The prediction has a mean pLDDT of 80. The part of an RNA shown here (large-subunit ribosomal RNA, half A) has 1734 nucleotides and comes from a Candidatus Peregrinibacteria bacterium.
Context: one part of a larger RNA
RNA sequence: AGCAGAGAGUGAAUGCCUUGACUCAAAGAUCCGAUGAAGGACGUGGCCAGCUGCGAAAAGCUUCGGCGAGCUGCUAAGCAAGCUUUGACCCGGAGAUGUCCGAAUGGGGAAACCUGUUACGAAUUAUGUCGUAACGCCCACGUUGUGGGUGGUAACUAGGGGAACUGAAACAUCUAAGUACCCUGGGAAAAGAAAUCAAUAGAGAUUCCCAAAGUAGUGGCGAACGAAAUGGGAACAGCCCAAACCUUAUCCUUCGGGAUAGGGGGUUGUAGGACCUCAAUACCUGAAUAUGCCGUAUAGCCAAAGGAGCCUGGAAAGGCCCGCCAAAGAGGGUGAUAGCCCCGUCGGCGAAAUACAGUAUAUUCGGCAGAGUGUUCCUGAGUAGGGUCGGACACGUGUAAUCCGGCUUGAAUCUGGGAGGACCACCUCCCAAGGCUAAAUAGUCUUUGAGAUCGAUAGUGAACUAGUACCGUGAGGGAAAGGUGAAAAGUACCCCAGUAAGGGGAGUGAAAUAGUACCUGAAACUCUUUGCUUAAUAGGAGUGGGAGCCCUUCGGGGUGACCGCGUACUUUUUGUAGAACGGGCCAACGAGUUAGCUGUAUGAUGCAAGCUUAAGGGAGUUAAACCCGUAGGCGUAGCGAAAGCGAGUCUUAACCGGCGCUAAGUAUCAUGCACUAGACCCGAAACCAGGUGAGCCAUCCAUGGGCAGGUUGAAGGAAGGGUAAAACCUUCUGGAGGACCGAACCGACUCGUGUUGCAAGACGACCGGAUGACCUGUGGAUAGCGCAGAAAUUGCUAUCGAACCUGGAGAUAGCUGGUUCUUUCCGAAAUAGCUUUAGGGCUAGCCUCGUAAUUAGGUUAUCGGGGGUAGAGCACUGUUUAGGCUAGGGGGCGAAAUAAGUCUACCAAACCUAGACAAACUCCGAAUACCGAGAAACCAUGUACGGGAGUCAGACUGCGACAGCUAAGUGCCGUAGUCGAAAGGGAAACAGCCCAGACCGCCAAUUAAGGUCCCAAAUAGUAGUUCAGUGGUAAAGGAUGUGAAAUUGCAGAUACAACCAGGAGGUUGGCUUAGAAGCAGCCAUUCCUUUAAAGAGUGCGUAACAGCUCACUGGUCUAUGCGAUUUUGCGCCGAAAAUACAACGGGGCUCAAACUACUAACCGAAAUUGCGGAUAUAUUUAUAUAUGGUAGGAAAGCGUUCGCAUCAGCGCUGAAGUCAGACUGUGAAGUCUGGUGGAGCGAUGUGAAGUGCAAAUGUUGGCAUGAGUAACGUCAUCAAAGUGAAAAACUUUGACACCGAAAACCCAAGGUUUCCCAAGCUAUGUUAAUCAACUUGGGGUUAGUCGGUCCUAAGGCCAAGGCGAACGCCGUAACCGAUGGACAGCAGGUUAAUAUUCCUGCACAUCAUGUAAAUCGCCCAAGCAAGAGGGGAGUGAGAUUUAUUUCCAAUUGAAAUCCUUCGGGAUGGAGAGCGGAUAUUUAUCAAGCGAACCUGGCGCUAGAUUCGGGGUGACGCCGCAGGAUAACUCAGGCAGAUCAAUGAAUUUCUGUACAAGCAUUUAGUUUAAGCUUAAGUAGGUAAAUCCGCUUAGGUUCGCGAGAUGUUAUGUAGAAGUCCCUUUUGGGAUUGAUCUGGGUGAAUUCAGCGGACAAGAAAACCCUCGUUUCGAGAGUUACAUGAUACCGUACCGCAAACCAACGCUGGUGGGUAGGUAGAGAAUACUAAGGUGAUC
Repeated sequence: AGCAGAGAGUGAAUGCCUUGACUCAAAGAUCCGAUGAAGGACGUGGCCAGCUGCGAAAAGCUUCGGCGAGCUGCUAAGCAAGCUUUGACCCGGAGAUGUCCGAAUGGGGAAACCUGUUACGAAUUAUGUCGUAACGCCCACGUUGUGGGUGGUAACUAGGGGAACUGAAACAUCUAAGUACCCUGGGAAAAGAAAUCAAUAGAGAUUCCCAAAGUAGUGGCGAACGAAAUGGGAACAGCCCAAACCUUAUCCUUCGGGAUAGGGGGUUGUAGGACCUCAAUACCUGAAUAUGCCGUAUAGCCAAAGGAGCCUGGAAAGGCCCGCCAAAGAGGGUGAUAGCCCCGUCGGCGAAAUACAGUAUAUUCGGCAGAGUGUUCCUGAGUAGGGUCGGACACGUGUAAUCCGGCUUGAAUCUGGGAGGACCACCUCCCAAGGCUAAAUAGUCUUUGAGAUCGAUAGUGAACUAGUACCGUGAGGGAAAGGUGAAAAGUACCCCAGUAAGGGGAGUGAAAUAGUACCUGAAACUCUUUGCUUAAUAGGAGUGGGAGCCCUUCGGGGUGACCGCGUACUUUUUGUAGAACGGGCCAACGAGUUAGCUGUAUGAUGCAAGCUUAAGGGAGUUAAACCCGUAGGCGUAGCGAAAGCGAGUCUUAACCGGCGCUAAGUAUCAUGCACUAGACCCGAAACCAGGUGAGCCAUCCAUGGGCAGGUUGAAGGAAGGGUAAAACCUUCUGGAGGACCGAACCGACUCGUGUUGCAAGACGACCGGAUGACCUGUGGAUAGCGCAGAAAUUGCUAUCGAACCUGGAGAUAGCUGGUUCUUUCCGAAAUAGCUUUAGGGCUAGCCUCGUAAUUAGGUUAUCGGGGGUAGAGCACUGUUUAGGCUAGGGGGCGAAAUAAGUCUACCAAACCUAGACAAACUCCGAAUACCGAGAAACCAUGUACGGGAGUCAGACUGCGACAGCUAAGUGCCGUAGUCGAAAGGGAAACAGCCCAGACCGCCAAUUAAGGUCCCAAAUAGUAGUUCAGUGGUAAAGGAUGUGAAAUUGCAGAUACAACCAGGAGGUUGGCUUAGAAGCAGCCAUUCCUUUAAAGAGUGCGUAACAGCUCACUGGUCUAUGCGAUUUUGCGCCGAAAAUACAACGGGGCUCAAACUACUAACCGAAAUUGCGGAUAUAUUUAUAUAUGGUAGGAAAGCGUUCGCAUCAGCGCUGAAGUCAGACUGUGAAGUCUGGUGGAGCGAUGUGAAGUGCAAAUGUUGGCAUGAGUAACGUCAUCAAAGUGAAAAACUUUGACACCGAAAACCCAAGGUUUCCCAAGCUAUGUUAAUCAACUUGGGGUUAGUCGGUCCUAAGGCCAAGGCGAACGCCGUAACCGAUGGACAGCAGGUUAAUAUUCCUGCACAUCAUGUAAAUCGCCCAAGCAAGAGGGGAGUGAGAUUUAUUUCCAAUUGAAAUCCUUCGGGAUGGAGAGCGGAUAUUUAUCAAGCGAACCUGGCGCUAGAUUCGGGGUGACGCCGCAGGAUAACUCAGGCAGAUCAAUGAAUUUCUGUACAAGCAUUUAGUUUAAGCUUAAGUAGGUAAAUCCGCUUAGGUUCGCGAGAUGUUAUGUAGAAGUCCCUUUUGGGAUUGAUCUGGGUGAAUUCAGCGGACAAGAAAACCCUCGUUUCGAGAGUUACAUGAUACCGUACCGCAAACCAACGCUGGUGGGUAGGUAGAGAAUACUAAGGUGAUC
């Protein structure tokens, strides 16, 4: 380390459970809101965090009912304090209270805040303060007022607007779809009482359901869209105006009348009404209110019957025994399963109050009604209709009626008008251009109930503090998380330990391995222990065999040395071990479903020439069964375009012919497939709609801020020179610039680091701009079909060739991936045709299942056919070689000359001879194949119809072709085979090759291919070949390798080889040459002679000779002879590759273990055979045959969840689940035993499905691996002491180090308690922690003067006003809105934590009151003159009303009674009643006038106030110089300290300070464009005494930083002394506190100059007039009082903000010491801070 066993941990599956969901049904409700909603904020409890309730009357108050003993809600126990039979708590009805926000409504606003006016009130001397009420906008009306509207709301509904994806396999009409979405209304909506349908018959408003009907139709006549009449039902309901005519009021009038607003009248099509004539005075009905009755709802009440029996057990409701009730045996609970224990249930009962429905009565106010006559009148006008352009109608412009709209035209008037699908006629129906209308219908909420719905990854997103935590600027997105036990009996006490951690005992309990990390507790994963095995191995990890060891219940189990065989799974593919895809592992979840009276096929059932109901209804009820309902559908008859005819009909003159007749359907259920729907699941990029974003970034607007220091030296000017004058020159001055260098600041050229970072853009170094087109803060504007853009397809919140969020939406995907249990039968294709088609599809082909008739079918022998391929041939068509012959051509000779002639080693037609080639040649011509027949044999197919498919990428090998290079593991055809979809044996291994087709089993047999030395089963022999390890790679070419064969030559006249000898003469042949003699070269008829033989020479050689050779000859020797050529077997060379062998599979092999030929054996497979078994088919019934299989078809089963029935099933004596083992079945699976577990579960039959997982880069959770690895985020720590269980990090002290234009201090934003104290250390802190920005508890923010509050800018919102389908958009006044304007406090002290806020001291502002002082003014009184307020005697316009008279003005005709033809009529009946007007009158109200009488308010006017005028507020940039101060520094003085033992002196060091306010004073500026006086004045919207302007005069007032004094006999103060305290620290006391100089600002005061881009507004304040009030008023001083509300802690260049972090990043303003330095650079340092969490 492996396997196995046992025991644990981790983890949270499984089982069981359910508080919660989901769906449906019934009933009720169908709105809430200015009486302040919905929804919130903040509060509210004795202790209170969240939820719930409630609202300052605050887990509640009052009252009326119910209930009846306990109660003060839940998490959630406790303590405290209370309430309650005088009825608490709780439940219900009604009422009270009800902070603030929100329509939000007094105004404002950043929702839950700020702030007014008026009236009344509280308190105050008064102001400030507090309380109550009213105060918005719009509309209407009966207008000093009242009423209504506003906002919210899920779905439904009506209207106004209105997409796109998608489908059409593209796309444009079309579709999706009038859908989604936006907007405006309603409670239900909408529609609605025919200018309607229909068809010669009729119906009689609308709406909804069923059918008609997927019909008629519409339609690139594509995809698709799709009525109506009519029938059956639900529910039913009808009415009112306008007009004619009459009339009233007012106004107008051309006096004819008209207009407006009322009253009466009247409301329709067989026309009606008015008018005229006559008649009548009913029934009925609507609304509101009140009362009664009844019912319902909102609380409740009564309610039968067992046991202390026995058994088990912790517990009885279980088992046993004996009983009882039942109009109650629904259900739930109780320590396991309860009719009789509890709650309930069956059946009954009940309401003070409120609400609703019904009904009755009463009252009030309404509605409705007759007949007749007709040359009168009325009956809806920019209307109907037309044109044109659109829209809606099922209907897309079409023959297009009908309806609606824009523009433009434009009638009729009952003798009229509209409709009936162009139009016309006839006929029929109806009466437009005005309006209202319940029910049946749609949807949701509440309550109750139910479920073959889910049971914690399910069911709502949410069973739990869930729309929560968390994410995002925002719109918006959006989780996880249930279970102890019967009962907390939740572990007293002891021990270990630093311990509130954790554990061990003890105890509780039935159980603690039920201990709050809690039921059961699987797997991955991590351990402990035991047995066997393992250290040099050889491996897809198994499988077949198997020694040994261990255990054993003796059955068996564990391990497994060694040997054989053996490259996972899925997908996609011609083909995968594939190094092609997918999965780290485990668990749970995860994909062909549902709907439709659709179609079709099959099966089942009912009825059958018929079958069947739909909506709906009835009764009943448990959402059932049942009975009606025949509207409609299909079928029963077809043919034809149709009329039509009909077992026929159409065509035709007719026949023929076509289609029919001679076959049963229909309804329901189930299954297969299709269609329409998301339609098997997951997956785009995109398109469209409505919203959210400019806190990032871009540009712009408004208002503020920033830029150390140094340099250069433009224009202009001055002086001098110069010129006729200029120009020009020199010097000085001057201080310009998108000027220069360079910090802050802004940027980002290059390199490096970083790249799981410090950082989703940084760091280091260098670098660019740095007074400008500069940078920056705050507030604002611009928005996606868009904005912005010094322009890059650049930016618009880490997103950009079109942002983000939500929705259409499950868009679509001919594409990829995935698609879950078993067995059985059959079993493909990768082809053709067509295709905007080629990786898709349709039809055919090939597969399967069913039905039917059946032997049609296949193979072979044999027979009969046609053919034009292979081959062959050259006769045609072409190509082609040699020779001959010979036209023609070229060339030479010839010739005076083109010629004639002649020659030709040139080209060459035709022809002849010989020889060839051809897919598109054929005089010829097979084998096969194909077609037909086929006695016979063998096989079992074939055909038709119908249901269901899959397949359309193929691959290799052999053969035949083509293309290519007779290249390809190439492409493409044909043909056969195999693979595909096929395992087994062989080929070492090796889809396609060879052999052979696996139903299962066997430790049997025979063979195939191929093999037989060993690996490794099986072998021997005969005859040869090969020596090359050829075998066991390869060519041209080469070679006395070797075997075989053939032909031929020489050879005892002695061959071949070897050895000995000769190899000569003419001649040195001639020429050439210096020479050339056989042998440089040239020539030659290279000859002749001697010889056995010998070349005018084969080679070597010499300067040339010489010399050596050869050919040739003789001799010696000797033959189983020696050569040559050709054919052939096997070998050799040719032969070079990358890690030694690596080209037999290895060892190894040589008369073989190679090769050739032959012989005889054997081995060898899942083939064949034998034996046993399974299933199917067939028939001879005991035999035969069959059973590889992907896509695919067909069949039979297993298991899971739930329902029903039965088992009067099983179960605490132990269910499910889970762990282990055994057994059974072909399999999916099942059963049994034991452990755990502790309450449910099954069997059989049948039914219904969220029904089976290994894969989808699947989803969620858990756990591994990498790995104890990387890392711990710039930098310096050390020592001692303390604390503590423990100290590198905490505290203190000391040392050292770092920053110091910051790493110091102060503000703003933002954060929101982080601040301070105590206690603590689980988590957080990148380590530890005693520490903390952590946890718990407690504490902390004090303002008249600081900021807000006042004012206005950009901009926003907007009365008025304008525009627009709607929502809404724009917009003046007003208002809001700081980053600006205005505005009164300083110093010191103090706390653990606050201070310009508290305290001390000294100040200041505003307001109120009082006092004092001086001042200004009005009226009355007195006089004159004039005349106010109150008061009401009385008078009384007019209005209402009672009664009467007259008129309008005449009509009308009640009850009751009678008659009736049922329509009505008569009497009543009388100028009766009603209405209006006039006049008189009764009563009441009353405007106006107004006497007596009473009184201090008439005018001018101080002042206040309204509105306006003017001034001020009120301004930029650059440069220059001046004053002053801050600050620093020097010197002296004074005080003190350090050092040395002490003292003195010296040195060194420290300190030597102080505000606002008040008073005084002052540099400077100022003779002016200043200030001021007077006068005038056409401007300043009116006015003005003001401003402006003009004129005349006067004046140095004024402004002003600072300084001095005072404040201050105060505060502070270096340091010293004393006391207390454990330290930190606290207290008391003493105490110098001066002078002169230097540098000197960016601060401040006023000033000057320059240039061009020419540099806010309003309020406060001053002043002038104006409006309205007005009798008292202001000024100064003092005193007293008031000054409300909000912010105020802390961090704030950062550990607290923005960046996911305690992140090397980012973040605006102010202060600015010393030395060196130009400097804010840089270096060191002070004050101060820090040592950065391994």

The sequence was found in a public genome assembly. The organism belongs to Candidatus Peregrinibacteriota, within Bacteria.